[in-house]
Context: one part of a larger RNA
RNA sequence: CUGGGCGUAAAGGGUGUGUAGGCGGCCUAUCAAGAUAGCGGUGAAAUGCCGGGGCUUAACCUCGGAACUGCCAUUAUUACUGGUAGGCUAGAAUGACAGAGAGGAUAUUGGAAUACCCAGUGUAGAGGUGAAAUUCGUAGAUAUUGGGUAGAACACCGGUGGCGAAGGCGAGUAUCUGGCUGUAAAUUGACGCUGAGGCACGAAAGCAUGGGGAUCAAACAGGAUUAGAUACCCUGGUAGUCCAUGCUGUAAACGAUGAAUGCUAGUUGUCGGUCUGAGAUCGGUGACGACGCUAACGCAAUAAGCAUUCCGCCUGGGGAGUACGGUCGCAAGAUUAAAACUC
Numbered sequence: 001c002u003g004g005g006c007g008u009a010a011a012g013g014g015u016g017u018g019u020a021g022g023c024g025g026c027c028u029a030u031c032a033a034g035a036u037a038g039c040g041g042u043g044a045a046a047u048g049c050c051g052g053g054g055c056u057u058a059a060c061c062u063c064g065g066a067a068c069u070g071c072c073a074u075u076a077u078u079a080c081u082g083g084u085a086g087g088c089u090a091g092a093a094u095g096a097c098a099g100a101g102a103g104g105a106u107a108u109u110g111g112a113a114u115a116c117c118c119a120g121u122g123u124a125g126a127g128g129u130g131a132a133a134u135u136c137g138u139a140g141a142u143a144u145u146g147g148g149u150a151g152a153a154c155a156c157c158g159g160u161g162g163c164g165a166a167g168g169c170g171a172g173u174a175u176c177u178g179g180c181u182g183u184a185a186a187u188u189g190a191c192g193c194u195g196a197g198g199c200a201c202g203a204a205a206g207c208a209u210g211g212g213g214a215u216c217a218a219a220c221a222g223g224a225u226u227a228g229a230u231a232c233c234c235u236g237g238u239a240g241u242c243c244a245u246g247c248u249g250u251a252a253a254c255g256a257u258g259a260a261u262g263c264u265a266g267u268u269g270u271c272g273g274u275c276u277g278a279g280a281u282c283g284g285u286g287a288c289g290a291c292g293c294u295a296a297c298g299c300a301a302u303a304a305g306c307a308u309u310c311c312g313c314c315u316g317g318g319g320a321g322u323a324c325g326g327u328c329g330c331a332a333g334a335u336u337a338a339a340a341c342u343c
Base pairs, nucleotide, nucleotide: 003315004314005313006312007297008296012311014201015200016199017198021194022193023192025088026087027086028085029084030083031082033081034080035077036076037075038074040072041071042070049065050064051063052062053061054060091191092188093187094186096183097182098181099180103177104176105175106174107173108172109171110154114150115149116148117147118146119145120144121143125136126135162169163168206247207246208245209244210243211242216240220236221235222234223233258310259309260308261307262306263305266288267287268286269285270284271283272282273281274280275279292299293298316343317342318341325336326335327334328333
């Protein structure tokens, strides 16, 4: 390489959009590029293969045959692929009418809690723990009442509930806005699927500048514990956590399961539609389970079953997701990615 694979053994890209490319529904006509069949030329010799012959045999030498699976030209065929022309509606899309939703962005409002400040009541403790201590408190704490300020997060509802491509999204209201589902079937008429590069989005932490700073809290300090304790526990506490703008581009970015289409027993819960007499049906989301699959575990119409198309990836462990080089980044680093050696 071929092959075989990718839920857990190595292996699905974090996610989308989309360029090139690959692949692509039904019918008719036509061309004959691919394809199929025939024929001609060429495919040097030697080597190799098969059958003979010659050296006493063999190696070796030699004769004949087949083969050289290829290329070029030509004739024919038209089922399939392809090209061209025309048509169709089952894929796809648009419109109409309904509907659900923590989908996104901006503005604004709210209550509980927390911390701090002011004032009242009030007196000796309060905190904290396994037990303590550091800590706070007679300069009046803790507790309690009234008032004020600030920032962050939104209890109950809340649900193997919903929405989003993924990351993710939960207080209320308003404005702007993306997608989705169902129904009838109006319009277009294959306009589709996938997608190397590219582009966009992408938790947390981190970085830059400027704000903000209640809580929590890396680092740090102290108190404990302990043989020690650079920890677990406690008291404090700075970056950060929040906002705006820009960067970073990674995660057990997980369903550890790429996307699309079709087909293949059922039972049961739930969410959203439609039609309804029980119920049926379409789209999601769960539990169990048949055939089948799987090394087993398990998966099982939301497949890991049966098939097709396209992309990504794997090829013993360590060295190593490292070195060097390239690209990107302010940096941290990210990405691409070996070898020697060793078992």
This is a predicted structure of a 343-nucleotide part of an RNA (small-subunit ribosomal RNA, central domain) from an uncultured Pseudomonadota bacterium. It was read from a public genome assembly.